[in-house]
Molecule: transfer RNA
Organism: Parcubacteria group bacterium
């Protein structure tokens, strides 16, 4: 140094360019219980970074940052 893939919650993973970005698991709170622990019920929390395209971007382009691969 060329090239390809990929980045969405704390972890795994959803989301035809169009509804308030959804679920599992973890985490807080009551609630059960003599205590844990299981179970029930609420609640918080996410689109790497900066531009562009669009009426509208998590999804299309470009660039850069991370990460993973190949070729030198």
């Nucleotide at each position: 140094g060329c090239c390809c893939c990929u980045g969405u919650a704390g972890u795994u993973c959803a989301a035809u360019g169009g509804a308030u970005a959804g679920a599992a698991c973890a985490a807080a709170u009551c609630c059960c219980u003599c205590c844990u622990a299981a179970g029930g019920a609420u609640u918080a929390g996410a689109u790497g970074u900066a531009g562009g395209u669009u009426c509208a971007a998590g999804u299309c382009c470009u660039a850069c940052c991370g990460g993973g691969g190949g070729c030198a």